Notes: Transfer RNA from a Candidatus Zixiibacteriota bacterium, 71 nucleotides, folded computationally. The sequence is in RNAcentral, with records from ENA. Its Rfam family is "tRNA". About the family: Transfer RNA (tRNA) molecules are approximately 80 nucleotides in length. It is annotated as a transfer RNA.
C1' cells in the first nucleotide's frame, strides 16, 4: 500500500428502519446458625463526526482502532 470483516451494558452475544434485549458481573431482598449454591427484583450499553429518512444500533461519507487475505 491494496482487498475484506469487525467496534452495542463490566465480560460474552443478540437485535426485518419503528420501545435496544438475553447471559453473566454488581446491587438489594429472600432462603440459610453463618457463606456458597438456588429463587425474586433493580442498576447499566449502540466507537467519533456528518448526511439520507417522519423515524437509524441496521443505510450512505468520513475519521480512529481492532483482526484477516494479498504484496
Nucleotide at each position: 500500500u491494496g482487498g475484506g470483516a469487525g467496534a452495542u451494558a463490566g465480560u460474552u452475544c443478540a437485535a426485518u428502519g419503528g420501545u435496544a434485549g438475553a447471559a453473566u458481573u454488581c446491587u438489594c431482598g429472600g432462603c440459610u446458625c453463618u457463606g456458597a449454591a438456588c429463587c425474586g427484583a433493580g442498576c447499566g450499553a449502540u466507537c467519533g463526526g456528518g448526511g439520507u429518512u417522519c423515524g437509524a444500533g441496521u443505510c450512505c461519507c468520513u475519521g480512529u482502532c481492532u483482526c484477516c487475505c494479498a504484496g
The organism belongs to Candidatus Zixiibacteriota, within Bacteria.